[in-house]
This is a predicted structure of a 493-nucleotide part of an RNA (large-subunit ribosomal RNA, domain I) from a Rhodospirillales bacterium. RNAcentral holds the full RNA, with entries from ENA. Its mean pLDDT, the model's own confidence on a scale to 100, is 82. The source organism's lineage runs through Bacteria, Pseudomonadati, Pseudomonadota, Alphaproteobacteria and Rhodospirillales.
Context: one part of a larger RNA
RNA sequence: GGCAUUCGGCGGAUGCCUUGGCAUCGAGAGGCGAUGAAAGACGUGGUACGCUGCGAUAAGCUCAGGGGAGUUGCGAACAAGCUUUGAUCCUGAGAUCUCUGAAUGGGGAAACCCAGUGCAUUAGCACUAUCCUGACCUGAAUUCAUAGGGUCAGGAGGCGAACCCGGCGAACUGAAACAUCUCAGUAGCCGGAGGAAAGGAAAUCAACCGAGACUCUGCUAGUAGCGGCGAGCGAACGCGGACCAGGCCAGUGGCCAGUGCGUAAGAACCGGAAGCGUCUGGAAAGGCGCGCCACAGCGGGUGACAGCCCCGUACGGGUAGAAAGCGCAUUGGUCCUUGAGUAGGGCGGGACACGAGAAAUCCUGUCUGAACGUGGGGGGACCAUCCUCCAAGCCUAAGUACUCCUCGAUGACCGAUAGUGAACAAGUACCGUGAGGGAAAGGUGAAAAGCACCCCGACGAGGGGAGUGAAAGAGACCUGAAACCGGAUGCCU
Numbered sequence: 001g002g003c004a005u006u007c008g009g010c011g012g013a014u015g016c017c018u019u020g021g022c023a024u025c026g027a028g029a030g031g032c033g034a035u036g037a038a039a040g041a042c043g044u045g046g047u048a049c050g051c052u053g054c055g056a057u058a059a060g061c062u063c064a065g066g067g068g069a070g071u072u073g074c075g076a077a078c079a080a081g082c083u084u085u086g087a088u089c090c091u092g093a094g095a096u097c098u099c100u101g102a103a104u105g106g107g108g109a110a111a112c113c114c115a116g117u118g119c120a121u122u123a124g125c126a127c128u129a130u131c132c133u134g135a136c137c138u139g140a141a142u143u144c145a146u147a148g149g150g151u152c153a154g155g156a157g158g159c160g161a162a163c164c165c166g167g168c169g170a171a172c173u174g175a176a177a178c179a180u181c182u183c184a185g186u187a188g189c190c191g192g193a194g195g196a197a198a199g200g201a202a203a204u205c206a207a208c209c210g211a212g213a214c215u216c217u218g219c220u221a222g223u224a225g226c227g228g229c230g231a232g233c234g235a236a237c238g239c240g241g242a243c244c245a246g247g248c249c250a251g252u253g254g255c256c257a258g259u260g261c262g263u264a265a266g267a268a269c270c271g272g273a274a275g276c277g278u279c280u281g282g283a284a285a286g287g288c289g290c291g292c293c294a295c296a297g298c299g300g301g302u303g304a305c306a307g308c309c310c311c312g313u314a315c316g317g318g319u320a321g322a323a324a325g326c327g328c329a330u331u332g333g334u335c336c337u338u339g340a341g342u343a344g345g346g347c348g349g350g351a352c353a354c355g356a357g358a359a360a361u362c363c364u365g366u367c368u369g370a371a372c373g374u375g376g377g378g379g380g381a382c383c384a385u386c387c388u389c390c391a392a393g394c395c396u397a398a399g400u401a402c403u404c405c406u407c408g409a410u411g412a413c414c415g416a417u418a419g420u421g422a423a424c425a426a427g428u429a430c431c432g433u434g435a436g437g438g439a440a441a442g443g444u445g446a447a448a449a450g451c452a453c454c455c456c457g458a459c460g461a462g463g464g465g466a467g468u469g470a471a472a473g474a475g476a477c478c479u480g481a482a483a484c485c486g487g488a489u490g491c492c493u
Stems, first nucleotide, its partner, number of pairs: 001492009015478001016443002020414002022411007029403002031159002039100003042055003046078002050074002061094006070082003105114003115128005130156009163194001164192005174181001178228001204211002215242005225233002246395003249339001253335011269317003275290005291308002293297001299311003344368008354380001375390005430437002450477001453465004
């Protein structure tokens, strides 16, 4: 030095566990905001670093209800308190609510700086942004007027995950290059609304038979078509299903708003059955023996595996205030007549599955421009016949889309390199000028009973005794693999 066996160290795999995630389903909710939101800054505790809560009334104040013995959040410590004169806690309704932020008195490098007016006067309180609408006052050049100015009242503004409607609108890419084309009316930007939105009651289809608003959906069908007829794009009629609803423009009406009465549902919470003995064991819920309940043998906890120990579960009870829904009654407001610069046409674009094509239909930038039910539109150029409908006004549930959020349930979903990035002071630490990027990190034990006391040591670290415990080879921790390091023994060199 090597090999083997063995004992340790280091290390944190594996097994087991789960406070956290993921997905789906069913209900709910679908908004918050000048009565100041979302998001924050700074404060706030006897001692207080972080989180949580709260706001100078600051881990809280008031009232009503519930509840019934402990309690001053996580948080374990000490101190000082509160509480059957009902605390802590839970539900509901209020009060307070610094500063920033639409931020709104002006400014500003957010959480800061500086004002005016009125009222109080000891510190203080209130108002003062802009735009729109309405009413009133005032009022130029310029007589009337108008513009302008002012006051009051009402509204708006900002935020929010997706879904929805509209406006603007790419490129990579594909076409094996590339220009029409495609990607795609996608991404992105902007505007707007609602719990859904949009659409909607035939100037629709159909085919000589007929159907009867709209929306969504399975077929029709990758069909008919469109297409450098390339790549690709791609219907409808009709049939089946989901859901169904029709109204209004002077009226026995619709719509909107308010008031009164009635009504179901509905908070915290309450009641809620039934088990003992013995054995093993640290511990019984396990074994054995004999019982009981069940509209309850879902689930969780308890020193191992509990229907009958605890919380619960089935079932039953509970109702304050407010909102909303529905029904009935009632009050008020609003709605001035059937749709002309419209239909159609020319030119240029766009949308229709349809790329100008034989190109109907729809929209319109521009130029034009009818008829008036004895009329007009459509039936894929166009004409006739026939059929069908009545544009240029408005409203309209349900079926459909989505989930920032709440509750419940479920899982041949994960189990700490997995599952969210995050089971832990996680969008934290840390990195970056910034936009932005972005971790690692769970487990003593049933219970801290968390090693009193003694010894070595530096009044250490660490260790040895002692003690607790079922176990300390559970002591900073479950289990504790391998790599790697060392000790011992044997063999070989």

Background:
It matches the Rfam family "Bacterial large subunit ribosomal RNA". Gene Ontology terms of the family: ribosome and structural constituent of ribosome.